Predicted 3D model of a 73-nucleotide RNA (c-di-GMP-I riboswitch aptamer) from a soil metagenome. Rfam family: c-di-GMP-I riboswitch aptamer. Rfam links the family to the GO term cyclic-di-GMP binding. Its mean pLDDT, the model's own confidence on a scale to 100, is 85.
[in-house]
C1' cells in the first nucleotide's frame, strides 16, 4: 500500500461433531481481509455461575508484542 503479479485466509448460512453456554473443530460456502498470521498482556464485547478476589469465549472489535509474502510511483 497501486483497479500490478503470485498465492493465502474465509462472514452470514448449511451439514457433521464437541461444549450447559458464549463458542471450538471438520466439510461446503464466499461477505469481506495486506497481516482476517500467532499471543487473551491492556481495553472492549459476550457466556456460564455455586454470584466470588469465580470459571470461560471472541485474535474477522481496538491497542500492544512477535513473525511475515509481493511491490509501482
Nucleotide at each position: 500500500g497501486a483497479c500490478a503479479a503470485u498465492g493465502g485466509c474465509a462472514c452470514a448460512c448449511c451439514c457433521g461433531u464437541c461444549g450447559u453456554g458464549a463458542g471450538g473443530c471438520g466439510g461446503g460456502g464466499u461477505c469481506g481481509c495486506a497481516a482476517a498470521g500467532c499471543u487473551a498482556c491492556g481495553g472492549a464485547g459476550c457466556u456460564c455461575c455455586a454470584a466470588g478476589u469465580g470459571a470461560g469465549c471472541u485474535g474477522g472489535c481496538c491497542g500492544a508484542g512477535c513473525u511475515g509474502c509481493c511491490g509501482a510511483a